[in-house]
Context: one part of a larger RNA
RNA sequence: CGUUGACGCUUGAGGGAAGUUGACCCUUGUACGAGAGGAUCAGGUUGAACGAACCUCUGGUCUACCGGCUUUGCCACCAGGUGAAGUGCCGGGUAGCUAUGUUCGGAAGGGAUAAGCACUGAAAGCAUCUAAGUACGAAGCCCCUCCCAAGAUUAAGCGUCUUAGAUUCCUGGAAGACUACCAGGUAAAUAGGCUUUAGGUGUAAGCGCAGUAAUGCGUUUAGCCGAGAAGUACUAAUAAAUCGUAUUU
Repeated sequence: CGUUGACGCUUGAGGGAAGUUGACCCUUGUACGAGAGGAUCAGGUUGAACGAACCUCUGGUCUACCGGCUUUGCCACCAGGUGAAGUGCCGGGUAGCUAUGUUCGGAAGGGAUAAGCACUGAAAGCAUCUAAGUACGAAGCCCCUCCCAAGAUUAAGCGUCUUAGAUUCCUGGAAGACUACCAGGUAAAUAGGCUUUAGGUGUAAGCGCAGUAAUGCGUUUAGCCGAGAAGUACUAAUAAAUCGUAUUU
């Protein structure tokens, strides 16, 4: 830009993905075989590699979370803090993101066939799977499974609207380079704040007690806290503008 207005839900022409395989048990120490050995078919269990999704578990990371430690500067000093030192170093760690973690997948089935095996059967009174006709037969082919998909210009279909709808702008997002997409915009829980809470760290400061002191104990499973959850209009989504409302009767 088109699909002769808008919104929502579909169809699927066509395209893509996937397609692997071991071991063990049972049948069965059976068939077979002098023995040694040792099955087909059918059923079941469990893996490897590969792939997808996810974060409950196991781990990793988590530089604006918590704690510990050192040197030095500063807050006059003590105490308590704070800057710098690779996040100063060290011990942990939520959300998120992750694999080595978890769950799932390859199947089954149908159709037409290949090599091959056949039925009936002449040419050629026999024989012959083939010449007419007919039945089987593969991890392969076409479906089936999953994903994309009407620019499928053959531009599809259905439903509901038609002073319909969409956008700019703003608050944001398990969406994202931008855009797009999605959730919202006061008739509001979209984000922040606040409250409660999950979870993390690990028992704050101050004060009291014990000890000459370092320090310990009590108050105190405290104090502090990023991304989690719920609630709550306190703050910000104000106000407004633009496009469009086709066609037929």
This is a predicted structure of a 249-nucleotide part of an RNA (large-subunit ribosomal RNA, domain VI) from a Minisyncoccota bacterium.
The prediction has a mean pLDDT of 88.
Lineage of the source: Bacteria > Bacillati > Minisyncoccota.